[in-house]
This is a predicted structure of a 79-nucleotide RNA (c-di-GMP-I-GGC riboswitch aptamer) from Oryzomonas sp. It was read from a public genome assembly, where an Rfam model found it. Taxonomically the source falls in Oryzomonas (Bacteria, Pseudomonadati, Desulfuromonadia, Geobacterales). The model forms 91% of the base pairs in the Rfam consensus. The prediction has a mean pLDDT of 84.

RNA sequence: CCCGAUAAAGCCUAACCUUUCGCGAGAAGGGGGCGGAAAGCUGCGGAUCUUCACAACGGAGAUGGCCGGGCUGCCGAAG
Repeated sequence: CCCGAUAAAGCCUAACCUUUCGCGAGAAGGGGGCGGAAAGCUGCGGAUCUUCACAACGGAGAUGGCCGGGCUGCCGAAG
């Protein structure tokens, strides 16, 4: 370094419920528990979704727990 254990210490928190915000996709707080070794950060490419406009091209947004890319990172047995 690869790798990731019936290891240890911590970390994050799906669905669903709830409060607030948003036209909306969704976001934030609380509860909750399916999961995660990058489920940390980044909307750069793709994807999906919302909204506006439209003959068509498109504009503005959402998702980092959809797939890649980039940056960073805890612990450690076997191999």